[in-house]
RNA sequence: CUGGGUGUGGCGCAGCUCGGUAGCGCGCUUGGUUAGGGACCAAGAGGUCGCAGGUUCAAAUCCUGUCACCCAGA
Numbered sequence: 001c002u003g004g005g006u007g008u009g010g011c012g013c014a015g016c017u018c019g020g021u022a023g024c025g026c027g028c029u030u031g032g033u034u035a036g037g038g039a040c041c042a043a044g045a046g047g048u049c050g051c052a053g054g055u056u057c058a059a060a061u062c063c064u065g066u067c068a069c070c071c072a073g074a
Stems, first nucleotide, its partner, number of pairs: 001073007010026004020057001028044005050066005
């Protein structure tokens, strides 16, 4: 330098194919249960999707550019 892949709450991932309210598990907070802790039960907070632009009534999803990391080639 070229090609490909990945990027989504604190962590690990799904959702993208086929545009239509951003979800799951763990963790965290509060309450219940317990002598207390753990486990269990109930409720809740927390992200606008790496970044920027475009298309659209509507974009995590489609298009363009760009950044970081990984893989392959030169």
The RNA shown here (transfer RNA) has 74 nucleotides and comes from a Bacillota bacterium.
It was read from a public genome assembly.
Its Rfam family is "tRNA". It is annotated as a transfer RNA. Rfam describes the family as follows. Transfer RNA (tRNA) molecules are approximately 80 nucleotides in length.